[in-house]
A computed fold for a 98-nucleotide RNA from a Nocardioidaceae bacterium, annotated as Glycine riboswitch aptamer. Of the family's consensus pairs, 90% are formed in the model. It was read from a public genome assembly, where an Rfam model found it. Lineage of the source: Bacteria > Bacillati > Actinomycetota > Propionibacteriales > Nocardioidaceae. Its Rfam family is "Glycine riboswitch aptamer". Rfam describes the family as follows. This family represents the bacterial glycine riboswitch.

RNA sequence: AACAGUCGCGUGGGAGAGCUCGAUACCGCUCGGGGUAUCGGCGCCGAAGGGGCAAAUCCUCCCCGGAACCUCUCAGGCAAAAGGACCACGUGCUCUCG
Numbered sequence: 001a002a003c004a005g006u007c008g009c010g011u012g013g014g015a016g017a018g019c020u021c022g023a024u025a026c027c028g029c030u031c032g033g034g035g036u037a038u039c040g041g042c043g044c045c046g047a048a049g050g051g052g053c054a055a056a057u058c059c060u061c062c063c064c065g066g067a068a069c070c071u072c073u074c075a076g077g078c079a080a081a082a083g084g085a086c087c088a089c090g091u092g093c094u095c096u097c098g
Stems, first nucleotide, its partner, number of pairs: 005094001007092007018042001020041008043078003049074001050072003057065001
């Protein structure tokens, strides 16, 4: 004093599944119909988060460790909005060989 890596920030992209049934409240409305929110029921989705596990790994055996967009669906989600793993670009800190 870089590059890469880790982490953070910014920008862009970013899937799936009932805008279902009932009750209550609110909005608006001549009535009716409609929309939103909360709670409850049944049905579903998985790419926030969270949980679970194999092989490789050891001289041999046992134990421990052992990933995920795999799996479970606790949480979250099932019109739009928001969120969103991950990807790309930019950028900052940290770390490190020389």